This is a predicted structure of a 72-nucleotide RNA (transfer RNA) from a Myxococcota bacterium.
The organism belongs to Myxococcota, within Bacteria.
Rfam family: tRNA. It is annotated as a transfer RNA. Rfam links the family to the GO term triplet codon-amino acid adaptor activity.
């Protein structure tokens, strides 16, 4: 320098272009219970940035930024 995967809650991961973005664990609050971090219940947070395509973009294009492999 070329090719390529890849980037979503604190962390790990889902989500044929169709829309309240889900799930687990963390975190917060409650019930339980002598008492707990075990169990039931509710909450809080999330698409890497910038365009572009589309009636509709987490997904498709393009560039940047960061990671991980290969190859020179």
């Nucleotide at each position: 320098g070329c090719u390529u995967u890849c980037g979503u809650a604190g962390u790990g991961a889902a989500a044929c272009g169709g829309a309240g973005a889900u799930c687990a664990c963390u975190c917060g609050g409650g019930c339980c219970u002598c008492c707990g971090a075990a169990g039931c219940c509710c909450g809080c947070g999330u698409u890497c940035c910038u365009g572009g395509u589309u009636c509709g973009a987490g997904u498709c294009c393009a560039g940047g930024c960061g990671a991980g492999a290969g190859c020179g």